[in-house]
RNA sequence: GCUCCGUUCGUCUAACGGUUAGGACGCCUGCCUUUCGAGCAGAAGAUAAGGGUUCGAUUCCCUUACGGAGUA
Repeated sequence: GCUCCGUUCGUCUAACGGUUAGGACGCCUGCCUUUCGAGCAGAAGAUAAGGGUUCGAUUCCCUUACGGAGUA
C1' cells in the first nucleotide's frame, strides 16, 4: 500500500429500517442505619466524525479518524 472486521452512557452489553436507544455494574440524590456498608426508591448519563439513500438510519451506502487481523 491492498483486503477484511470493528467503533453505542464511565465500563460491559442489547436493539427486523418505525424502540422514549433497553439492561447490568458504577456515579449522584433520597429513605433506612449512631456512622459506614448492605438493602430500597429515584435521577443523570451513549450511537467515532462528515455526507448520501429513504417518508423514516444505531441499522443500508460512501469518505475520514482510530483499533485489530491478513497479505507483499
Annotation:
A computed fold for a 72-nucleotide RNA from Nonlabens dokdonensis DSW-6, annotated as transfer RNA. The RNAcentral record of the sequence draws on ENA and GtRNAdb. Taxonomically the source falls in Nonlabens dokdonensis (Bacteria, Flavobacteriia, Flavobacteriales, Flavobacteriaceae). It matches the Rfam family "tRNA". The family's RNA type in Rfam is transfer RNA. Rfam links the family to the GO term triplet codon-amino acid adaptor activity. Model confidence (mean pLDDT): 81 of 100.